This is a predicted structure of a 73-nucleotide RNA (transfer RNA) from Lachnospiraceae bacterium NK3A20. The prediction has a mean pLDDT of 84. Rfam family: tRNA. Its family is annotated with triplet codon-amino acid adaptor activity in the Gene Ontology. The family's RNA type in Rfam is transfer RNA. Lineage of the source: Bacteria > Bacillati > Bacillota > Lachnospirales > Lachnospiraceae.

RNA sequence: GGGACGGUAGCUCAGCCGGGAGAGCGCAUCCCUCACACGGAUGAGGUCAUGGGUUCGAGCCCCAUCCGCCCCA
Numbered sequence: 001g002g003g004a005c006g007g008u009a010g011c012u013c014a015g016c017c018g019g020g021a022g023a024g025c026g027c028a029u030c031c032c033u034c035a036c037a038c039g040g041a042u043g044a045g046g047u048c049a050u051g052g053g054u055u056c057g058a059g060c061c062c063c064a065u066c067c068g069c070c071c072c073a
Base pairs, nucleotide, nucleotide: 001072002071003070005068006067007066010025011024012023013022019056027043028042029041030040031039049065050064051063052062053061
């Protein structure tokens, strides 16, 4: 330099064919306990890597850029 895959909550990741942003773990509060753990209930937490485009509408489609990883040279 060329190519493939990926970037979504603090972490690991779903999100199908464009129309509600979610799960597990973690965190907070409450219940339980003498207390802690376990268990139960409730809740907070997101510029969906960045910028632009298409569309009534984009995590999803198109373009550029950045980052990670892999292959080729």